Transfer RNA from a Saprospiraceae bacterium, 75 nucleotides, folded computationally.

[in-house]
């Protein structure tokens, strides 16, 4: 340069084109003499930007923009 996966909370991943979730951080509380373990409740989302198709898009389809792997030119 080309081809292919990936990209969704702070963190690892969920979500049949039909309310964007759950775990583990966090934070209050409760339990405890105390910490821990538990148990309860609360915090957090521009779904990588942009734009199309659709009533309706994390989904498709078109650009880009980053990791990744693999080819391939230069030297």
């Nucleotide at each position: 340069g080309g081809u292919a996966u990936u990209g969704u909370a702070a963190c690892u991943c969920a979500a049949c084109g039909g309310u964007a979730g759950a775990g583990u951080g966090c934070c209050c509380g409760a339990c405890u003499g105390u910490c821990u373990c538990u148990c309860g409740g609360g915090u957090g989302g521009u779904u990588g930007c942009g734009a199309g198709u659709u009533c309706g898009a994390u989904c498709c389809u078109c650009g880009u923009c980053a990791a990744u792997a693999c080819c391939g030119c230069c030297a």
It matches the Rfam family "tRNA". Gene Ontology term of the family: triplet codon-amino acid adaptor activity. Rfam's curators write: Transfer RNA (tRNA) molecules are approximately 80 nucleotides in length. The family's RNA type in Rfam is transfer RNA. The coordinates come from a structure-prediction model, not an experiment, and the mean pLDDT is 81.